[in-house]
RNA sequence: GGGCGAUUAGUUAAGUGGCAUAACGAUUCUCUCCAAAAGAAUUGUCGGGAGUUCGAUUCUCUCAUCGCCCG
Numbered sequence: 001g002g003g004c005g006a007u008u009a010g011u012u013a014a015g016u017g018g019c020a021u022a023a024c025g026a027u028u029c030u031c032u033c034c035a036a037a038a039g040a041a042u043u044g045u046c047g048g049g050a051g052u053u054c055g056a057u058u059c060u061c062u063c064a065u066c067g068c069c070c071g
Stems, first nucleotide, its partner, number of pairs: 001070007010024004018054001025043006047063005
């Protein structure tokens, strides 16, 4: 320099055009002498920008970061 893939909550992942989800975590409450375990409730997310579309996490372009391959 060229090619391919990935980027979603604090973490690990699902979601291929129509209300953004799950588990773990965190906070609070119940229980307990206290703690753990258990139960209940709450919390919080689409890497940045642009385009297409009635509507974009999803399709296109670009930038950034990470990984793999070729030279």